[in-house]
Context: one part of a larger RNA
RNA sequence: CUGGGCGUAAAGGGUGCGUGGGCGGCCAUUCAAGUUAGACGUGAAAGACCAGAGCUUAACUUUGGAAUUGCGUUUAAUACUGUUUGGCUAGAGUUCGAUAGAGGAAAGUAGAAUUCCUAGUGUAGAGGUGAAAUUCGUAGAUAUUAGGAAGAAUACCAGAGGCGAAGGCGGCUUUCUGGAUCGAUACUGACGCUGAGGCACGAAAGCGUGGGGAGCAAACAGGAUUAGAUACCCUGGUAGUCCACGCUGUAAACGAUGAGAGUUAGACGUCAGGGGUUUUACCUUUGGUGUCGCAGCUAACGCGUUAAACUCUCCGCCUGGGGAGUACGGUCGCAAGAUUAAAACUC
Numbered sequence: 001c002u003g004g005g006c007g008u009a010a011a012g013g014g015u016g017c018g019u020g021g022g023c024g025g026c027c028a029u030u031c032a033a034g035u036u037a038g039a040c041g042u043g044a045a046a047g048a049c050c051a052g053a054g055c056u057u058a059a060c061u062u063u064g065g066a067a068u069u070g071c072g073u074u075u076a077a078u079a080c081u082g083u084u085u086g087g088c089u090a091g092a093g094u095u096c097g098a099u100a101g102a103g104g105a106a107a108g109u110a111g112a113a114u115u116c117c118u119a120g121u122g123u124a125g126a127g128g129u130g131a132a133a134u135u136c137g138u139a140g141a142u143a144u145u146a147g148g149a150a151g152a153a154u155a156c157c158a159g160a161g162g163c164g165a166a167g168g169c170g171g172c173u174u175u176c177u178g179g180a181u182c183g184a185u186a187c188u189g190a191c192g193c194u195g196a197g198g199c200a201c202g203a204a205a206g207c208g209u210g211g212g213g214a215g216c217a218a219a220c221a222g223g224a225u226u227a228g229a230u231a232c233c234c235u236g237g238u239a240g241u242c243c244a245c246g247c248u249g250u251a252a253a254c255g256a257u258g259a260g261a262g263u264u265a266g267a268c269g270u271c272a273g274g275g276g277u278u279u280u281a282c283c284u285u286u287g288g289u290g291u292c293g294c295a296g297c298u299a300a301c302g303c304g305u306u307a308a309a310c311u312c313u314c315c316g317c318c319u320g321g322g323g324a325g326u327a328c329g330g331u332c333g334c335a336a337g338a339u340u341a342a343a344a345c346u347c
Stems, first nucleotide, its partner, number of pairs: 003319004007301002012315001014201004021194003025088004031082001033081002035077008049065006091191001092188003095184005103177007110154001114150008125136002162169002206247006215241002220236004258314006266292011296303002320347003329340004
């Protein structure tokens, strides 16, 4: 490189938007670039191949043929791909009316709980554990009542439930705003799919500046446990967790399953709609989300109209284990580091 692959054996990019590129619906038409057929020219000779000839044979030499699957010119063909023109509506989109939703951003606000502060009642314990101790408490704790302050998170509803491209999203109200689905008529007329680079988003932790700091809690300190205990348990406790702006760009970023399209038994739930009917219900239909299951697939497990079935288009990725997602170099970053990414050697 080819071949074969990528749920779990190596392998789907964390996710989207989109440039170049690749691929692309139905009907007619034009050209003839790809494509197909013929002719001509060329494709040196030698070698190789086939049939002969000459040295006694062979090697060797020599004659003829075929081959040289290519390229160019030219004449035709027009099914397919492409090109031109015209048309179509099944893809895609627009319009109108509804629907559901923790989709996003900003502002405001509510009630529990926790901790702290003040005051009252009240007295000797409280706390914690397997058991204890460190710790708090006669300077009045714990408990309880009233008042106040602060920050963070939103019990029940809550669901195999919903929304979002993914990360993710949960009290309530308002403002701004993205997407989806259903139904209907009309309109545009292939406007589509994918997507190298690129751009944007991207949990947690971490970093910078400035705030905030109730609870929790890396580090740290002490008490236990233990042979030891740099742990598990306990008492404390700082970064951090929260907010604003900026950076980082990684995760078992998982459905370990890229996106889009077409074709292929069913059954039972559930969410959002539509239609019908004999309206506690049933039938039917569109879109999502689940469980089981036929065919088929799979090494098996399992998947199974939400495919891992049968096909097509485009992108990404894999090629024995270790060395190693490391070194060096490049790019990015304040740093931490990220990304790209080997070899020697070894089994």